[in-house]
Context: one part of a larger RNA
RNA sequence: GAAUCAACGCUGGCGGCGUGCCUAACACAUGCAAGUCGAGCGCGAAAGGAGGCUUCGGCCUCUAAGUAGAGCGGCGGACGGGUGAGUAACACGUGGGUAACCUACCCUCGGGCGGGGAACAACUUCGAGAAACCGGGGCUAAUUCCGCAUGAUAUCUCAGACUCAUAAGCGUUUGAGAUCAAAGCUGGGGAUCCUUCGGGACCUGGCACCUGAGGAGGGGCCCGCGGACGAUUAGCUUGUUGGUGAGGUAAUGGCUCACCAAGGCUACGAUCGAUAGCCGGCCUGAGAGGGCGGACGGCCACACUGGGACUGAGACACGGCCCAGACUCCUACGGGAGGCAGCAGUGGGGAAUUUUUGUCAAUGGGGGAAACCCUGAACAAGCAACGCCGCGUGGAGGAUGAAGGCCUUCGGGUCGUAAACUCCUGUCAGAGGGGACGAAUGUGCCCGGGGCUAAUACCCCCAGGUAUUGACGGUACCCUACGAGGAAGCCCCGGCUAACUCCGUGCCAGCAGCCGCGGUAAUACGGGGGGGGCAAGCGUUGUUC
Numbered sequence: 001g002a003a004u005c006a007a008c009g010c011u012g013g014c015g016g017c018g019u020g021c022c023u024a025a026c027a028c029a030u031g032c033a034a035g036u037c038g039a040g041c042g043c044g045a046a047a048g049g050a051g052g053c054u055u056c057g058g059c060c061u062c063u064a065a066g067u068a069g070a071g072c073g074g075c076g077g078a079c080g081g082g083u084g085a086g087u088a089a090c091a092c093g094u095g096g097g098u099a100a101c102c103u104a105c106c107c108u109c110g111g112g113c114g115g116g117g118a119a120c121a122a123c124u125u126c127g128a129g130a131a132a133c134c135g136g137g138g139c140u141a142a143u144u145c146c147g148c149a150u151g152a153u154a155u156c157u158c159a160g161a162c163u164c165a166u167a168a169g170c171g172u173u174u175g176a177g178a179u180c181a182a183a184g185c186u187g188g189g190g191a192u193c194c195u196u197c198g199g200g201a202c203c204u205g206g207c208a209c210c211u212g213a214g215g216a217g218g219g220g221c222c223c224g225c226g227g228a229c230g231a232u233u234a235g236c237u238u239g240u241u242g243g244u245g246a247g248g249u250a251a252u253g254g255c256u257c258a259c260c261a262a263g264g265c266u267a268c269g270a271u272c273g274a275u276a277g278c279c280g281g282c283c284u285g286a287g288a289g290g291g292c293g294g295a296c297g298g299c300c301a302c303a304c305u306g307g308g309a310c311u312g313a314g315a316c317a318c319g320g321c322c323c324a325g326a327c328u329c330c331u332a333c334g335g336g337a338g339g340c341a342g343c344a345g346u347g348g349g350g351a352a353u354u355u356u357u358g359u360c361a362a363u364g365g366g367g368g369a370a371a372c373c374c375u376g377a378a379c380a381a382g383c384a385a386c387g388c389c390g391c392g393u394g395g396a397g398g399a400u401g402a403a404g405g406c407c408u409u410c411g412g413g414u415c416g417u418a419a420a421c422u423c424c425u426g427u428c429a430g431a432g433g434g435g436a437c438g439a440a441u442g443u444g445c446c447c448g449g450g451g452c453u454a455a456u457a458c459c460c461c462c463a464g465g466u467a468u469u470g471a472c473g474g475u476a477c478c479c480u481a482c483g484a485g486g487a488a489g490c491c492c493c494g495g496c497u498a499a500c501u502c503c504g505u506g507c508c509a510g511c512a513g514c515c516g517c518g519g520u521a522a523u524a525c526g527g528g529g530g531g532g533g534c535a536a537g538c539g540u541u542g543u544u545c
Base pairs, nucleotide, nucleotide: 001545002544003543004542006541007540008539009538010537013391014390015389016388017387018386019384020383021349026347027346028345030344031343032342035075036074037073040072041071043069048063049062050061051060052059053058082302083301084300092226093225094224095223096222097221098220101219102218103217106215107214108213109212110211111210112209114148116146117145118144123138124137125136126135127134154179155178156177157176158175159174160173161172162171184207185206186205187204188203189202192201193200194199229273230272235265236264237263240262241261242260243259244258245257246256247255277299278298279297280296281292282291283290284289304325305324306323307322308321327338328337329336330335355381357380358379359378363377364375365374366373367372394424395423396422397421404415405414406413407412428486431480432479433478434477438472442468443467444466445465446464448462449461450460451459489534490533491532492531493530494515495514496513500529501528502527503526504525510517511516
């Protein structure tokens, strides 16, 4: 000098864009942060309103409404969001491998979707409990569950051929055998048939479903290389190293197990210890290098602590389950409930770090055919000079150089065109008025064209018209009037280093980054005047180069 997730002192007008617990991965009150689908399924209220009856207490019917609601079922809850504890490791980065693998939803292509049965919630009933919630009996639907059928280019077995390969074996291909599927819902329709008169068969569309092949995107596993400290850590290792076989996994593998062999690593630093998430990048520097890994993006790890599996395409699962532990809370003492390293917020720790805000309008995500619902992701607003950037605190004129302060050699000098005063301007703030973009390829409706079809129905696509959707926000921006009015401080002045005098003090009080100042004329202490530097900041401290 530059930089900073900064803090502290003094000071502080406005705006834009960013950033904001680096400490206790300490403990957490409260609210919200993951739901959705009635076009999968069976149930199904109440308030209110209307009517009727009434012994005036009330009762019944209709409506609200197949609504609210819980339940079964499906998809999502493995994403998104947080944190950096652990980890020196194939964790990360980079480049490869997988003839050793998986992949829900999405896209493309092929084939299929026949016929039966059953259970468990909800509900009802009985019981137990303070509660959380539990147990027994009974009924029931389905895109829930289970057989049967059909079945391949799918899987397995056998046989033959071929490529690669030393071979085993894998792969490809041909043939034979064996094994395994499925679910419906919804829109429209003329004739015919059936009908419990609701509808169904039939035709047709949409969305689902089953089974394959391929893709996209995502992931698992393996390998080469690379990036920190200590030798005042020199030896480490028994599933250890390898083999055979088996188990296990989506899959290779001591991953696990049985047996066999006795190996494996290490001064090119094993083992141990201490430290640490890694990277893109960021800071500094002419560069080489050094330091850092906060915000944003990628990967990893973790979710009170430790362990475990279940479900599932995917987890060993932050707002799921089980066990143990510590802690907190409830309890009728028998037993239960909880997990902010999500967003706010509280206590505590600390030099130190924000609102218990608004909205789903946009972008994105989940569910749904859709309308739509959910979304503390996100977008906005709020707080903080924490940072960067921009703007303002006025402009021009104005000498007899006022008053006043300070200095003085007492002549004067200086603050100083500075002020007053005159003439202007109107940024910002304040007042009044107008007022957006972000909103469309969104959404509803209408009409036209095309596709599908037996069809002028339905449905899908496209174009047009129309209506409608904004948290921010009456914000940005524009206009009008007003009037210099509301807006400057901080540090320094001995040398380094830019800026000097007076008074006070008298090795005292004090200053100080280094050298050093102060013991009676101190440009170094304190104050005044003046000056220098930066400026809504200026200094100090910490840290890095």